[in-house]
Context: one part of a larger RNA
């Protein structure tokens, strides 16, 4: 842009995608075979790679989390803290991402068939699986399974709303399950959408200051302390104000046509 306005929820014309692979048990040391060896068919059980989601669980990362420590400065100084030094090092670690980690999947009908292998059967009284004509038959083809799909211009279909007393969009502002921008998705005062604050879960690991033991370095009590990103719940404090525009075959007016 188009699909004669517009919201939801659709069909699938066409597409892409996956279809794997191995050991072992048993059947059965059976058929087969002089032995040596050694099944078909069908039952059951493990893996391997690939593959998808996904964070319960093991982990990894987590430079805005907490906590040890070196050197040096600074805040008069003691304590006590800030800066710098690859986040100074180190020790741990929420969320989210992440796989080494969880869970699943490659099942199973049916349909034509391919080597093969048949049935009836003549041509050519016989034979002949073919020349009429019916079958069986494969990890492969059509599908079965998953996922894009009406730009499928053959633009589909459903149901509700609208049609100037205007559906409904879009601007514009908070924001994140979404992100390069735009998109999409959640809100926008009749709001819990972010921030913020309460509470919490979790994480660190046991704060300051006071007391008490110790000559002192420490070290113990208060005290499951203190601190605290991103999770939960809860609460308008703060920001989402006020608003604008676009928008259908309607109405109104002029002119044309029949």
């Nucleotide at each position: 842009c188009g699909c004669g306005g517009a919201a939801a929820c659709u069909u699938g014309c066409g597409g892409a995608g996956g279809c794997c692979c191995u050991u072992c048990c048993u059947u059965a040391g059976u058929a087969c075979g002089a032995g040596a060896g050694g099944a078909c068919c069908g039952g059951g059980a493990a893996g391997g790679a690939c593959g998808a989601a996904c964070c319960u669980c093991u982990g990894g990362u987590g430079u805005a989390c907490c906590a040890g420590u070196u050197g040096u400065u600074c805040u008069g100084c003691c304590a006590a803290g800030g800066g710098c030094a690859g986040u100074g090092c180190u020790g741990g670690g929420u969320a989210g991402c992440c796989a080494a980690g969880u869970u699943c999947g490659g099942u199973u009908a049916g349909g034509a068939u391919a080597a093969a292998c048949g049935c009836u059967g003549a041509a050519a009284g016989c034979a002949u699986a073919u020349a009429a004509g019916c079958g069986u038959g494969a990890a492969g083809c059509c599908g079965u399974c998953u996922c894009c799909a009406a730009g499928a211009u053959u633009a589909g279909g459903u149901u509700u709303c609208g049609u100037u007393u205007g559906a409904g969009g879009c601007c514009c502002c908070c924001a994140a399950g979404a992100g390069a921008u735009u998109a999409u998705u959640g809100g926008g005062u009749u709001g819990a959408u972010a921030g913020g604050c309460g509470c919490u879960a979790c994480g660190u690991a046991g704060a300051a200051g006071u007391c008490c033991c110790g000559u002192a370095a420490g070290g113990g009590a208060u005290g499951a302390a203190g601190c605290g990103g991103a999770g939960g719940c809860g609460u308008a404090c703060u920001a989402a104000u006020c608003g604008g525009c676009c928008g259908a075959u309607g109405c109104c007016u002029c002119g044309g046509u029949g």